[in-house]
RNA sequence: AAGUGCAAAGGGCAAACCGCUCGCAAGAGUGGGACGCAAAGUCACAGGGCCCCCGAGGCCGGCUGGACUGCCACU
Numbered sequence: 001a002a003g004u005g006c007a008a009a010g011g012g013c014a015a016a017c018c019g020c021u022c023g024c025a026a027g028a029g030u031g032g033g034a035c036g037c038a039a040a041g042u043c044a045c046a047g048g049g050c051c052c053c054c055g056a057g058g059c060c061g062g063c064u065g066g067a068c069u070g071c072c073a074c075u
C1' cells in the first nucleotide's frame, strides 16, 4: 500500500417500540431500549422511496450504487 472479515480481543453504532422537544408533514434531536451492523462513519453525486405550504421546496445514508475517511485482525 492492496485485498479479505472465517476465528480472536478491546471496543463502537443502535431498528422496532416508549417518554420529552422541534417540524404542516415526511422526519429530526434527546433519554430509555436492542433487531441488527465491519463502515449502521461522512457526503443527497446517480438511481430509488417519502412529505407538503407544489417551489429554484423539504426528508430518508439502517434501500442500491458511488466518492472520501477510519479501528482491530488476517493474507
Base pairs, nucleotide, nucleotide: 002075003074004073005072012037013036017032018031019030020029021028022027035062041068042067043066045065046064047063048060049059050058051057
Molecule: c-di-GMP-I riboswitch aptamer
Organism: Actinomycetota bacterium